[in-house]
Molecule: SAM riboswitch aptamer (S box leader)
Organism: uncultured Chitinophagaceae bacterium
RNA sequence: UUCUUAUCAAGAAAAGCUGAGGGAAAUGGCCCGAUGACGCUUUAGCAACCUCUACAAUUUGUAGAAAGGUGCUAAGUCCAACUCUGAGAAAUCAGAGAUAGAUAAGCU
Numbered sequence: 001u002u003c004u005u006a007u008c009a010a011g012a013a014a015a016g017c018u019g020a021g022g023g024a025a026a027u028g029g030c031c032c033g034a035u036g037a038c039g040c041u042u043u044a045g046c047a048a049c050c051u052c053u054a055c056a057a058u059u060u061g062u063a064g065a066a067a068g069g070u071g072c073u074a075a076g077u078c079c080a081a082c083u084c085u086g087a088g089a090a091a092u093c094a095g096a097g098a099u100a101g102a103u104a105a106g107c108u
Stems, first nucleotide, its partner, number of pairs: 003106006013043005021032003027080003044073003049069002051065006077100001082097006
């Protein structure tokens, strides 16, 4: 970097450093931010993908654990956009899907 599979409505923050933008990208909205955001480091925590244990059972299910590899710790992946369906006079609202993205495991 490509591809495949699974998940994405839950959960979990303090300190130190820094100093102006940040929330992936273009647009619109909404929000966070000098009462210090974003980022970095440390510590702590959350979760349970890989992992481990037990039992069923046949490579899957259930229950449990958290030493190790990742990940995560504002807002649903912050929301919308594109397609379809339903409601509505309309504005708009609700649902489903697609695209894009994130994470894990594997493959090249």